Overview:
This is a predicted structure of a 64-nucleotide RNA (Fluoride riboswitch aptamer (crcB RNA motif)) from Desulforudis sp. The model forms 100% of the base pairs in the Rfam consensus. The coordinates come from a structure-prediction model, not an experiment, and the mean pLDDT is 79.
[in-house]
């Protein structure tokens, strides 16, 4: 220095916050998808969740 393991702790899961739960990471985990074009441009689709619940923001429809 690299690798492996243990303990404690922290972090991450395509745009915010909280609770809960699952998975992953230890400087990594993470950085969605489709079409066209080709040396990196153009056009399109879904979603504020990893999952569930609530709040906030945004969009659509209806009623008052």
């Nucleotide at each position: 220095c690299a690798c492996c393991g243990g303990c404690c702790g922290g972090g991450c899961g395509a745009u915010g916050g909280a609770g809960u739960u699952c998975g992953c990471c230890c400087u990594a985990a993470a950085g969605a998808u489709c079409g066209u074009a080709u040396u990196a441009g153009c056009g399109g689709u879904u979603g504020a969740u990893g999952g569930c619940u609530c709040c906030u923001a945004c969009c659509c429809a209806a009623a008052u």